[in-house]
This record gives sequence, structure tokens and C1' cells, in this order.
RNA sequence: GCGGAUGUGGCGGAAUUGGCAGACGCGCCAGACUUAGGAUCUGGUGGGCGACCGUGGGGGUUCGAGUCCCUUCAUCCGCA
Repeated sequence: GCGGAUGUGGCGGAAUUGGCAGACGCGCCAGACUUAGGAUCUGGUGGGCGACCGUGGGGGUUCGAGUCCCUUCAUCCGCA
């Protein structure tokens, strides 16, 4: 230099054909239990007071984009 893959909450990781983003697990918070802690059980847990915003960054298509198109950045793989 060329080609390909991946990028989503604090972490891992889902999301069918473009149609409620974040299921599920871990972690964390609160409670129950315990003398206390651990384990277990129950509930909660993206951001914002709110309107709203949020899928690496920017742009486009569409009534509607994590998903399709262009571009760019990062990491990894292959070729030279």
C1' cells in the first nucleotide's frame, strides 16, 4: 500500500425482514436472611430535573437505520 473482520450501558453480549435499543449474564445499589460477613432470595440499575438524548466519529437514503449507502478513526487478520 491492497483486501477482509470487528466496534452497542461499568464489563461480556443479544436485537428476526429496516419497525419498543440494550434481552440474558456479570458487576453495582437497596432490602430479606445472619451476631457480622459470605452464600442464597426479592426488587432496582444507560444519560438528563425534564422536554429529550444515546449503537466508534461525520454525512446520506427512508415515514422510520444498531441494521442499507458513502467517508473517516481504532483494534485484529490476511496479502504484498
Molecule: transfer RNA
Organism: Herbinix hemicellulosilytica